[in-house]
Molecule: c-di-GMP-I riboswitch aptamer
Organism: Domibacillus sp. PGB-M46
This record gives sequence, structure tokens and C1' cells, in this order.
RNA sequence: UAAAGAUAAAGGCAAACUUCUCCGAAAGGGAAGGACGCAAAGCCACGGGUCUACUUUUGAGCCAGUGAAAAACGACAGCCGGGUUGCCAAA
Repeated sequence: UAAAGAUAAAGGCAAACUUCUCCGAAAGGGAAGGACGCAAAGCCACGGGUCUACUUUUGAGCCAGUGAAAAACGACAGCCGGGUUGCCAAA
């Protein structure tokens, strides 16, 4: 200097679940607790995937209004790839 990543050291993150007079139409997010796990479980929705449907469209039906299908412009980076930055490091 590097990285084939360990029963190492210093630190870090935090699933499920619980709480909230927090944000959101929802999915989801935030905060506090919690700890299943994580060497990028830091960051970026670029490709695939998944979730949601305020709204739009379609068609049904019609007194009203209802239920159905499709669609991301919403979300997930702890689903997989990709991009990008980065701590420590034995054999």
C1' cells in the first nucleotide's frame, strides 16, 4: 500500500414488536424503546422486483352513490443488480 473479512480492537447501524395529540389518501416515513440481524443494514430509485392508489382512465350499474380493473407521478436502499463515498484489519 492492498484486501482473500477474523471468536481482534475502536466504534456504527437496528428487523419483528410496543408507544406517539408526529407526517402521509395509502403504501410508507419520523421520534422513543427494543434487538433479528448487518462489513457498507452509509448514500443514490439507474435496471429489474415488490407494495400502495389521493388521482386519472376503462367498463358495469344507476335515484344516489357503489363496487371492479388498469396505471406511479408515491414508497421500499434490511429484495436483487448497478453507481458512489467510507472505519478498522490478523492469518